[in-house]
The RNA shown here (Fluoride riboswitch aptamer (crcB RNA motif)) has 63 nucleotides and comes from a Hyphomicrobiales bacterium. It was read from a public genome assembly, where an Rfam model found it. Its Rfam family is "Fluoride riboswitch aptamer (crcB RNA motif)". Gene Ontology terms of the family: response to fluoride and positive regulation of gene expression. Taxonomically the source falls in Hyphomicrobiales (Bacteria, Pseudomonadati, Pseudomonadota, Alphaproteobacteria). The coordinates come from a structure-prediction model, not an experiment, and the mean pLDDT is 75.
RNA sequence: AUCCACGCAGGCGAUGGAGUUCGCCUUUUAACCGCCCCCAGGGCUGAUGACUCCUUCUUGUGC
Numbered sequence: 001a002u003c004c005a006c007g008c009a010g011g012c013g014a015u016g017g018a019g020u021u022c023g024c025c026u027u028u029u030a031a032c033c034g035c036c037c038c039c040a041g042g043g044c045u046g047a048u049g050a051c052u053c054c055u056u057c058u059u060g061u062g063c
Stems, first nucleotide, its partner, number of pairs: 009026005016054006034044004
């Protein structure tokens, strides 16, 4: 210096927060950084990886 294993802890999963859960990455490096098209340009979906709640935005209905 590199590789492997174990333990603890932390981080990440296309727009905020919390809980639960799943997956992934981890000592200067990584997990991660959406999709489509005629691709120097144009268009589209979603606040979640998944579930629940709250918040922001938007639409409809009722009072």